Predicted 3D model of a 99-nucleotide RNA (SAM riboswitch aptamer (S box leader)) from a Saprospiraceae bacterium. It was read from a public genome assembly, where an Rfam model found it. The prediction has a mean pLDDT of 83.
[in-house]
RNA sequence: ACUUUAUACUGAUGAGGCGAGAGAUUAGGCUCGAAGACCCUCAGGCAACCUGCUAAAAGCAAGGUGCCAAUUCCUACCCAAUUUUGGGAACUAUAAAUA
Numbered sequence: 001a002c003u004u005u006a007u008a009c010u011g012a013u014g015a016g017g018c019g020a021g022a023g024a025u026u027a028g029g030c031u032c033g034a035a036g037a038c039c040c041u042c043a044g045g046c047a048a049c050c051u052g053c054u055a056a057a058a059g060c061a062a063g064g065u066g067c068c069a070a071u072u073c074c075u076a077c078c079c080a081a082u083u084u085u086g087g088g089a090a091c092u093a094u095a096a097a098u099a
Base pairs, nucleotide, nucleotide: 003097004096005095006094007093008092013043014042015041016040017039021032022031023030026076027075028074029073044068045067046066049064050063051061052060053059077088078087079086080085
């Protein structure tokens, strides 16, 4: 890598650098972006999967990850209602396990 399981409408930003596209992929929509996005670095923060403590439930801590525009930004496939909404699946991401 593959596979399995779990979660994904909560939450959490400043500075410096760079300089043109970015929001995973295809398409459509919508949004962010020269008032500097995306990305990188530093600092800060969020969360609690693994971990540690606790007899346990529950909780506390924050060592290993992860994350810090918009629900995974929304839709695409299926079902139900019936014209716009609800549910599910798939994809994707992350964690843990397997290897």

It matches the Rfam family "SAM riboswitch aptamer (S box leader)". Rfam links the family to the GO term regulation of gene expression.